[in-house]
RNA sequence: UAAGUGGAGAGUUUGAUCCUGGCUCAGGACGAACGCUGGCGGCGUGCCUAAGACAUGCAAGUCGAGCGGGGGAGGUUGAGCAGCUUGCUGCUUGGCUUUCCCAGCGGCGGACGGGUGAGUAACGCGUGGGCGACCUGCCUGUCAGACCGGGAUAACAUCGGGAAACCGGUGCUAAUACUGGAUGAGACGCGGCCGGUGCAUGCCGGCCGGGUGGAAGGGUGUCCGAGAGGAUGCCGCUGACAGAUGGGCCCGCGUCCCAUUAGCUGGUUGGCGGGGUAACGGCCCACCAAGGCGACGAUGGGUAGCCGGCCUGAGAGGGUGGACGGCCACACUGGGACUGAGACACGGCCCAGACUCCUACGGGAGGCAGCAGUCGGGAAUUUUGCGCAAUGGGCGAAAGCCUGACGCAGCGACGCCGCGUGAGCGACGAAGGCCUUCGGGUUGUAAAGCUCUGUCAUUGGGGACGAACGCUUUGUGGGGUGACCCACGGAGUUGACGGUACCCGAUGAGGAAGCCCCGGCUAACUACGUGCCAGCAGCCGCGGUAAUACGUAGGGGGCGAGCGUUGUCCGGAAUCACUGGGCGUAAAGGGCGCGUAGGCGGCCCGUUAAGUCAGAUGUGAAAGGCCACGGCUCAACCGUGGACCUGCAUAUGAAACUGGCGGGCUUGAGGGCAGGAGAGGGGAGCGGAAUUCCCGGUGUAGCGGUGAAAUGCGUAGAUAUCGGGAGGAACACCAGUGGCGAAGGCGGCUCUCUGGCCUGUACCUGACGCUGAGGCGCGAAAGCUAGGGGAGCGAACGGGAUUAGAUACCCCGGUAGUCCUAGCCGUAAACGAUGGGCACUAGGUGUGGGAGGUAUCGACCCCUUCCGUGCCGCAGUUAACGCAAUAAGUGCCCCGCCUGGGGAGUACGGCCGCAAGGUUGAAACUCAAAGGAAUUGACGGGGGCCCGCACAAGCAGUGGAGCAUGUGGUUUAAUUCGACGCAACGCGAAGAACCUUACCAGGGCUUGACAUCCCCUGACGGCUGUGGAAACAUGGCUUCCCGUGCGCUGCACGGGCAGGGAGACAGGUGCUGCAUGGUUGUCGUCAGCUCGUGUCGUGAGAUGUUGGGUUAAGUCCCGCAACGAGCGCAACCCCUGUCCUUUGUUGCCAGCGGGUGAAGCCGGGCACUCAAAGGAGACUGCCGGUGACAAACCGGAGGAAGGUGGGGAUGACGUCAAAUCCUCAUGGCCCUUAUGUCCUGGGCUACACACGUGCUACAAUGGCCUGCACAACGGGUUGCGAAGGUGCGAGCCUGAGCGAAUCCCUGAAAGCAGGUCCCAGUUCGGAUUAGAGGCUGCAACCCGCCUCUAUGAAGCCGGAAUUGCUAGUAAUCGCGGAUCAGAACGCCGCGGUGAAUACGUUCCCGGGCCUUGUACACACCGCCCGUCACACCACGAGAGUUGGCAACACCCGAAGCCGGUGGUCCAACCCGCAAGGGGGGAAGCCGUCGAAGGUGGGGCUGAUGAUUGGGGUGAAGUCGUAACAAGGUAGCCGUAUCGGAAGGUGCGGCUGGAUCACCUCCUUU
Repeated sequence: UAAGUGGAGAGUUUGAUCCUGGCUCAGGACGAACGCUGGCGGCGUGCCUAAGACAUGCAAGUCGAGCGGGGGAGGUUGAGCAGCUUGCUGCUUGGCUUUCCCAGCGGCGGACGGGUGAGUAACGCGUGGGCGACCUGCCUGUCAGACCGGGAUAACAUCGGGAAACCGGUGCUAAUACUGGAUGAGACGCGGCCGGUGCAUGCCGGCCGGGUGGAAGGGUGUCCGAGAGGAUGCCGCUGACAGAUGGGCCCGCGUCCCAUUAGCUGGUUGGCGGGGUAACGGCCCACCAAGGCGACGAUGGGUAGCCGGCCUGAGAGGGUGGACGGCCACACUGGGACUGAGACACGGCCCAGACUCCUACGGGAGGCAGCAGUCGGGAAUUUUGCGCAAUGGGCGAAAGCCUGACGCAGCGACGCCGCGUGAGCGACGAAGGCCUUCGGGUUGUAAAGCUCUGUCAUUGGGGACGAACGCUUUGUGGGGUGACCCACGGAGUUGACGGUACCCGAUGAGGAAGCCCCGGCUAACUACGUGCCAGCAGCCGCGGUAAUACGUAGGGGGCGAGCGUUGUCCGGAAUCACUGGGCGUAAAGGGCGCGUAGGCGGCCCGUUAAGUCAGAUGUGAAAGGCCACGGCUCAACCGUGGACCUGCAUAUGAAACUGGCGGGCUUGAGGGCAGGAGAGGGGAGCGGAAUUCCCGGUGUAGCGGUGAAAUGCGUAGAUAUCGGGAGGAACACCAGUGGCGAAGGCGGCUCUCUGGCCUGUACCUGACGCUGAGGCGCGAAAGCUAGGGGAGCGAACGGGAUUAGAUACCCCGGUAGUCCUAGCCGUAAACGAUGGGCACUAGGUGUGGGAGGUAUCGACCCCUUCCGUGCCGCAGUUAACGCAAUAAGUGCCCCGCCUGGGGAGUACGGCCGCAAGGUUGAAACUCAAAGGAAUUGACGGGGGCCCGCACAAGCAGUGGAGCAUGUGGUUUAAUUCGACGCAACGCGAAGAACCUUACCAGGGCUUGACAUCCCCUGACGGCUGUGGAAACAUGGCUUCCCGUGCGCUGCACGGGCAGGGAGACAGGUGCUGCAUGGUUGUCGUCAGCUCGUGUCGUGAGAUGUUGGGUUAAGUCCCGCAACGAGCGCAACCCCUGUCCUUUGUUGCCAGCGGGUGAAGCCGGGCACUCAAAGGAGACUGCCGGUGACAAACCGGAGGAAGGUGGGGAUGACGUCAAAUCCUCAUGGCCCUUAUGUCCUGGGCUACACACGUGCUACAAUGGCCUGCACAACGGGUUGCGAAGGUGCGAGCCUGAGCGAAUCCCUGAAAGCAGGUCCCAGUUCGGAUUAGAGGCUGCAACCCGCCUCUAUGAAGCCGGAAUUGCUAGUAAUCGCGGAUCAGAACGCCGCGGUGAAUACGUUCCCGGGCCUUGUACACACCGCCCGUCACACCACGAGAGUUGGCAACACCCGAAGCCGGUGGUCCAACCCGCAAGGGGGGAAGCCGUCGAAGGUGGGGCUGAUGAUUGGGGUGAAGUCGUAACAAGGUAGCCGUAUCGGAAGGUGCGGCUGGAUCACCUCCUUU
C1' cells in the first nucleotide's frame, strides 16, 4: 500500500394475448458412487451403511539414584576338588566389584494422548457474566521446617487345594510402604476489641485469649574420615501463603419439527431444621405451608451431538457440521462404587444381562467406537508397511526406555493444482471414408515427406535440506572456599522417508486420448437403417416409409486424464416475500356482532433513560475466509503480518422520537338538553280481500286440464251463480332506483314493552380510544325432538301423458313439511364473492331523513350544510374487466386468510350434536398443468338487419313400369384402375367386337417394342414356301441408299437404314395425390379479403371495414381518429337487340330489260335483306315526387333498348392434407429372363339384388294416314355425296358438283288443313322373342347398329320422400356437331312453338353484416358427466394376529454406598510384668435405596389380515346426456328426499343467467 466491487434468465397452459401459477433447465458444491477411458508428479483425502461381530500382532509404561529378593554374565580375590606338561585349565564354594534380566513391595503415570456420535432438545453447546458457594497432582515464587519412635507385609521358603484361572496355611524380611508422639511461624474453628469495604447473604485487615492439626531427612554424586559420621551439589519430603494451569457450580440471551400433543406436576413449589459435597442447592431427609409450570407453547411425541467453520447466495438468508480446531457424551448392554489432586475410569474393579471362547462340567476367560487386519452389511471407503530421525507425551538425576500420538511410505483420478502425449515447413489439396445437383464438396496442413526439439517416461552418474538438542571430549567466561553448577564456542556422534527431491549425461517422435453431446432450451448436420416397431426423453416432446430427436456412419461442437450419469444441498424461486408477495373475478375476508388477553394509540409541560443513538473499554481462541509480503521452478499447498469477526458485556454521555412516571388540555370518545324519520325487535288484540271446505237456493251436462291429450270431477246434479257458515295461512294497491337493522332479515291496523340511528346545541366527563387470538351471543332455508294446528302449496309416493326409455320436464291427486309453543341444529352464491377503524385526495346528477340562510302569507322554488342510499366521471390504480369520497386511490393500526391441479373439505384423531351432520383437517398416489381477464374466430334448438328458385305461389318432373346407362354388391381365371354427402354414381369414357387394355389364361423374347454410345456385318425389305392360334422360328428367289477421296468391276472414310454382339442402360398405367408441380372441383360471381401511415390498447388486437341511409355489390352518400391504397364488385372483352357508314360475291332483287312449266335463271343494280368491318346509341342525361339540400329510390317523357337491356367470358384472401403419380411432369421407394415386352383367346358387356342419371310411355291438347308451310348452328377430299336407277325398307348401283355464303349433308319437326280411331291395356304403349335382311369391319359367337315381317310384356300418372325453373325462361318440337371403320336414349350446340306464378320473408336450406353467450379452437360431426365391466397402483376400515417404545402399579431384589448392630475376629496407640483390658477397626447379620427380571391393566407407534370402502391411472368397452350457446327444464349454493347412473324434485338463497316479447311436445351422436 491493500483488505469496500455488486443482482442476466429460458422452456412449458392459448388459435393468439396479458396475468396468475406450478413443473423443468442453464450455475456452483461433494468424505461420493456407477459407466466408458486412463501417461507423470505435488498437496490433500478415504466405512456417510451394522455404536454389527471380531482371529492375530501391536497401541502405557517407567524408575535399581525408594526397597528386599531370585537369576545370568564379566572382572578381581580366597578356599576346596580333579586333570596334571607345578603352572595352567576345569568344577564346586565364598568375599569384593561391574553389568544385564526377572517378578514383587513402593512411587509417578495408566483421568493425557488416540477412537466414535449411540445417547442427549439439555445450562448439552454458543456467547456474555457470576461464585461474598469451590477444588487444583506435577510447575513457579515466598516463608517456615524436616525431631524421637514402633509394628507389620509381599517377594522368598515351605506345606496344601485346583484341569485351569487362581487360592489358602505356616515361617522370614526391607523401604521414600504403614504408623505413635513432639514442634506450630503461618493456616483453620471459637470468644472479645478495633479499623476498612460491598448491591448483598457478607468480605478484608490488625490485636488478645484459648483450641485443632504435619513430615521421609530419604536417595545419590563428590570430598573429608579407619569407621561411626560430617560437609556439600542435585533430586525427593512437610506446613502455609500467593501465582500459573486445569476443572466444578450458578445465571441472562440464543439453539429443529408436530397443537391431529393443552393442560403438566407429589420431592412436586416454598419454608424451618438437619444430612451430604471441594462447594451452593429439594442434592437427600423429617416437619410445616399449598404451591410451581403453561398459547411469550408447559407436558408429550418425532428428529438431532453443539460450535469455530464448510457449501451456496448480490445480500438478507437457506443448507450443513466429513477432514482440522474447541466443548460435550459414550467405551458390549444396564447398574455400582473403590482408588486418586483428578474417574464413577476405552486397553481398572464388582454385580446383572446378551453373546463368544476354554473346561477334567466343579468352574473360568473376554470386550478394536486405538493402529493395521477379518467376516458381515452396503452403491461404496486403504497396508495385518517403515521409524521413533523430527514434533509431542509418560517415567527417570541422566543415559535411556515406552509411544499404531506422530513422522513417513503403500493403495484408490476420490478431490484440488501442475506437466506431457511433440514443434516448424508441407498440395489451388494424395489415398481411403462420407456426401453429392456428378460439376464437386468435406475430412484437410490433417497425413505422407523434409527439418528440428527432448519436458515426462527409460537408462547411466552425482546427490541433499530436514540435525538441533542431548551425550562424550575440549576451550573460554561467570557463580561458589570447594566439590560442582550455569552460559558460550570447537571436535566427534544421531535420517524412517531414501540413493528420494534436485542436478548432469545418453537414446530416440520414439512409450502416452478419451468421454459426452449435435430438435428447442443449448454450441454443434448430413447419409443410411428402422417404420408408434425397436427405442429416446431433464421439460416441451420425438418414432405410424424421406426421422438434423431412435440405431450406425461421416462430419461437427464441448471438455480433456478425464468425460458423462445418479444422488444430495444452495441458487435461479420475489415459489413463505425481514430485505421482498398477496386476498372483488386467478388460491385467499372469518356469516354477523359483543368483548378478554395482546398489538396500536390525540394535544401541551415536566421528569426518567428501558428502547434508540454516540465515542470508549473488555471479549469475540487458533485454524479458515479477505489483503499484502514471503517459501517450495509455477500453482495447489505452506509461512509471517494486517484488516475483519456485522455479536455480547461494561462504564460514560445525548434526550428528538417510542416507552415509564407525574401534571394539565379538549379536538378523539362518551354523556346532558331540544327536535326527527323508520317493514328495527318482543308481546297482546283487531280487520278485510281471496282460496278451500260445509249447508241451502237457482240451474244442466258437462267441468277441468294440455302443445295435443288423458288420468281426475260430474245426472247420487259437478262446473257456473246466489246466500249463510267454518278454518288456516298470507297481508293486493300504497311500493320506490325507498326505509330500518351488525348480519341473518323486516311489509294489514291498533295498543304496549324495547334497541339503535340522525340533526341542532356546545352544558358535563377528560383519551375514558381502535382492533380483537381464544371466549360468549345472534344466525335464511332445510332438518331433528315434544305438543298443537293444518286453508292453500307441496319433497316422497300414486296415477295420466311424453319418450327408444322417462325413476324427469307437462297434467290429476297427495304425505311429511310449510304455521304456533318450547328446545336443538349452526350451515348457504350467509355475496358488494370487497374484514373493521381513522385521515386525506376534482367534480356532476338523482333520491331518503334533518338543520340553517335568503325570500315569503306560507320552506313553493333557490343557496349552504350533516347523515344515508344510487348513477356518471377526473387524477390515481388494476393482468384486464373494472374501482373511483359508499375506492379496488393515498397512508397508518389491528384481526382473519392464501401458497399448483386432482386425491379432498375426504381419511384418521379430537371437540360439538338426539340424529342428520358440523368444526378442526392430512398423507400416499397422480398430472404439466389447473386457472383469471381480455382477443380473433367458429358455433347456439340467442337476438337484430338483409340476400338467394331458400321457402311460399306456380309449371313440368323424379321416386311406381319397361328399357338404356353409371355405381354398389355378388360372381369370376379376370370381371383392370380411379371417382364416394352437397362437390362420386350417362363421372375420367367426346364413343371396350380385335386394337384400345392397364385385367385373366396360355404361348414367346431378354440390351429388349422405344432413346443414346461402341464393335462387326450389308442388308432390311419385297415375292414365295413349311410349322404354328399368332407372335415367332426356318427355307427359296431378288436386293442397299447418300456424300467425299482414290491407284475408280472396286476400295477407303463419313452419314442414313437394317441385322448380329458386349455393356453402360432402356422399360414399368408398379406404390406413395398424406413428398410434389401443373390442372380441376367446391363454398361462390357470395361481397368480401387485406395493406401502408396514423391513432388507441402492456398485449393478442382494434380502428379504417363500425354507425345513419342506399345498392345486385365494402355500390354510392353522409357521419366518424382516421387518411389513403391494393386484390375482389362494376366497367373495359365477346355474342345479341336499334340505327348509320363502308364494301357488294358465292349473298340480295325494289325499279328497268330479257327469260321459264317454275325459278335472281340472265343482263343489270347494291335501294332492301343479309354478310362483316367501323361507328352511333343509354349517361339516372331530362321532368315530377320522396329523401337530409346527399347518395339513391319511385313515377313519367323521349327512345329499338331504361336504371347492370339480355346472355357469355371473367372466380379475391382463403377452406376442404378435396380430386388426379392412370393425361403430363416429378422426389423417394420397388421390379429387372420380369411388376418390362410381343402374340392368340378371354374379360372390362357376368346377374338373386340395391341406388343414381336418363329415354319411352301410360294416351284424345292424343295415335295413325294424306297434303301443305317456315329455321338456325354446323360439317364435308382415305370426305359430304346431288340428279338418275333399284329395293316395302335398311340399303345398293352409278357417280354430277363441292376443299364449299357457290355443291352436298338438308325432307326440319312440332305446326296448319283434311281424314280416321272413340276411352278400350285400345289403331295407347312398345319391351321381349322368332324369322328374314342390310351396313361397317381381317373378324359382329361371347359382344355392334339398322331394316322388314311376326310377337306384342309391364305400364291406366306413381308411397314416404324429392328435383328443376321467374321469360323468349319452364315446358314442348325437331336439327347439327365432336368422338368415330362401325356403334348415343349420353354430351356439346342450334333454332321453332311458347306459358303459369311470386301475397310475402314466419318457417326449411345456404349465405352476408352487426350484436350477445361460450367450459368450443383438428372450432357443435365440438366439448363433456356419472354408474357399470376389465387391468394395475397407493390408501382408509376390518374379527384379529404380531412386534417396538416410554411410563404406571405391585412382586422379587444382585453388586454397592449409607445407616444400625457387631455376641465373631484384629500387629502398631494406652493401662498392664504378663494374662488381659481399653481405644479403634473388620467380617457377618439387619434395614433404606437399588439394575436386570416377573405379574398386571392401560398409552403411543409399526407390520400384517379373510373381507370391505371409496380414490387414482389406463387405446378406440357398456348405459344414458347432467354441464358448456336460453346446452334444448337457465345454472349454481345449502338442506331434505327419491332414483341404474349422470341426476330429478321440494324449500330458501345467489347472478357468476340468455332473450324485445306472447303461444310453440320430444329431438342423440

Predicted 3D model of a 1565-nucleotide RNA (small-subunit ribosomal RNA) from Deinococcus sp. Rfam family: Bacterial small subunit ribosomal RNA. The organism belongs to Deinococcus, within Bacteria. RNAcentral holds the sequence, with entries from ENA.